c-di-GMP-I riboswitch aptamer from a marine sediment metagenome, 92 nucleotides, folded computationally. Rfam family: c-di-GMP-I riboswitch aptamer. Its family is annotated with cyclic-di-GMP binding in the Gene Ontology.
RNA sequence: AAAAGGCAAACCCGGAGAAAUCCGGGGACGCAAAGCCACGGGUCCUCCUCCGCCGGGGUAAAGAAGGCGGAAAGGAUAGCCGGGCCACCGAA
Numbered sequence: 001a002a003a004a005g006g007c008a009a010a011c012c013c014g015g016a017g018a019a020a021u022c023c024g025g026g027g028a029c030g031c032a033a034a035g036c037c038a039c040g041g042g043u044c045c046u047c048c049u050c051c052g053c054c055g056g057g058g059u060a061a062a063g064a065a066g067g068c069g070g071a072a073a074g075g076a077u078a079g080c081c082g083g084g085c086c087a088c089c090g091a092a
Stems, first nucleotide, its partner, number of pairs: 006031002011026006029079001035085003039082003042077005049071006
């Protein structure tokens, strides 16, 4: 290079989830690992937890519901990068 194939973006339908996102069907933007694995980095999410501010029900006083921001923690992404493992064909 070729040959046999493989996977399947966006979008649509159904389902799960608080969400990111994932699963199934349709569908192909692309992919020589776009096969598998959250080990390192990046990015995305926030139901719960903590802190602060706004708010101002209510009380003799005690600052509730709700909202916003931050932190931690957890989740996600392998078609973001690196890394690990497995792997078709073949002139190499």

The model forms 100% of the base pairs in the Rfam consensus.